[in-house]
RNA sequence: GGAGCAGAUCAGAUGAUCGCUGGCCCGGUCUUCCGGGCUGGAGGAAAGUCCGAGCUCCGCAGGGCAGGAUGGUCGCUAACGGCGACUGGGGGCGACCCUAAGGAAAGUGCCACAGAAAAUAUACCGCCUGUCGUUGGCAGGUAAGGGUGAAAAGGCGAGGUAAGAGCUCACCAGUUUCCCGGGUGACCGGGAAAGCUUGGUAAACCCCAUCCGGAGCAAGACCAAAUAGGAGAACAUUAAAAGUGGCCCGCUUGACGUUCUCGGGUAGUGUCGCUUGAGGCAGCAGGCAACUGUUGUCCCAGAUGAAUGAUCAUCACCGCUUUUCUGGUGACAGAGAAGCGGAACAGAACUCGGCUUACGAUCUGGUCUGACA
RNA sequence: AGGCACGUAGCUCAGGGGGAGAGCGCCAUCCUGACGCGGUGGAUGUCCAGGGUUCAAAUCCCUGCGUGCCUACCA
Numbered sequence: 001g002g003a004g005c006a007g008a009u010c011a012g013a014u015g016a017u018c019g020c021u022g023g024c025c026c027g028g029u030c031u032u033c034c035g036g037g038c039u040g041g042a043g044g045a046a047a048g049u050c051c052g053a054g055c056u057c058c059g060c061a062g063g064g065c066a067g068g069a070u071g072g073u074c075g076c077u078a079a080c081g082g083c084g085a086c087u088g089g090g091g092g093c094g095a096c097c098c099u100a101a102g103g104a105a106a107g108u109g110c111c112a113c114a115g116a117a118a119a120u121a122u123a124c125c126g127c128c129u130g131u132c133g134u135u136g137g138c139a140g141g142u143a144a145g146g147g148u149g150a151a152a153a154g155g156c157g158a159g160g161u162a163a164g165a166g167c168u169c170a171c172c173a174g175u176u177u178c179c180c181g182g183g184u185g186a187c188c189g190g191g192a193a194a195g196c197u198u199g200g201u202a203a204a205c206c207c208c209a210u211c212c213g214g215a216g217c218a219a220g221a222c223c224a225a226a227u228a229g230g231a232g233a234a235c236a237u238u239a240a241a242a243g244u245g246g247c248c249c250g251c252u253u254g255a256c257g258u259u260c261u262c263g264g265g266u267a268g269u270g271u272c273g274c275u276u277g278a279g280g281c282a283g284c285a286g287g288c289a290a291c292u293g294u295u296g297u298c299c300c301a302g303a304u305g306a307a308u309g310a311u312c313a314u315c316a317c318c319g320c321u322u323u324u325c326u327g328g329u330g331a332c333a334g335a336g337a338a339g340c341g342g343a344a345c346a347g348a349a350c351u352c353g354g355c356u357u358a359c360g361a362u363c364u365g366g367u368c369u370g371a372c373a
Numbered sequence: 374a375g376g377c378a379c380g381u382a383g384c385u386c387a388g389g390g391g392g393a394g395a396g397c398g399c400c401a402u403c404c405u406g407a408c409g410c411g412g413u414g415g416a417u418g419u420c421c422a423g424g425g426u427u428c429a430a431a432u433c434c435c436u437g438c439g440u441g442c443c444u445a446c447c448a
Stems, first nucleotide, its partner, number of pairs: 001369003005365006012315007020041009043345001047356002050354005055216004062249004067212005072086005087101001088099004102207002107205002109201003124146002126142007154172002157169003173197001175194008220272003223268001230262006241253003264447003279298008317342011374444007383397004391428001399415005421437005
């Protein structure tokens, strides 16, 4: 110098002028309006809406079926499909990274084409035996070799045989069961036995375990204004129907009305919900860590035609060009000045915890490697 | 702001794990004096994008992008 890995931080600063918006205070013909002062005013993702909660309503939030989600272990958390640590597997020379990672000897399905055969095995070429009308045909044996395929019924050696074959044996791989040791556990290390081998696919159906009632601040509560309290359908004297759900049960409401649909009206951008919260920052303590405890301190946007901005100046940052100085034989390196240009992704809308996606820079610590001395 | 659906040829759509297809349209050619109709033949795709599962993905799963639809209150 090049390539690559992990982590952290910031999201320009200050001033002037002109504006926008919330709160508090003061003044004015103080319910609305106006003026002045003080003070607060976007993000790491505010985004996607992919998960989990708080909160609110659905009479209760009950049972069953169906459906959905998750899937190594232990922990963290209000909770999670999130996070941390570890185990197994995979990738990379490495720093390090990825992992939907239960079950295929509960069952069912599928495995195109090719190939003899795609899972109760089977035989195209070959090999071997017998036989015949002998460059071959027929009958039988075989699965070592060839060939097909993504995948071919353990691998390899020896014995054995007509040729062969776990047919037998040794070693290796794998499965199941048992024992010993370690670990909270996933699992790891060691040993023995068995049948001698049981293909893949569950992001195919399914089985097992755990969890899940539904809807969402346009939830919901309170006013104000206006209309045709119209039409149709279903049902009604012990039942329909409704209670936001796929169905059933249970529960509740339910007699001159209930529900649904169509039609009609109002849309004041009204008040509350609406921002103090599983809150932020700092120190200490515990823990490998995620995180937790404790002490101190702070209040930090609440708009709705939707505020949080614009212009100028100076400084800081980055890039390019020109130039000066210093070091060096040199390639080059360091420092300074001037000019020009750049400064990303993007914007709260009930609130949090995560994930994912978009994106500009800076810093720190590892890894591999080239050249020169 | 919240909720839901869709994306395959120029257009409308089918295909739901092993050949990318149908109708209309387009092009060429035949027919006609010419056009149209009709006949014959042909071209046409990043199956929205990226990643994963699988031997194999338009199809199954995840993430993103784009398009479209719905919503309030009163009676």

Two RNAs folded together computationally: RNase P RNA and transfer RNA, 448 nucleotides in total. It holds a member of the Rfam family "Bacterial RNase P class A". The family's RNA type in Rfam is ribozyme. Its family is annotated with ribonuclease P activity, tRNA processing and dimeric ribonuclease P complex in the Gene Ontology.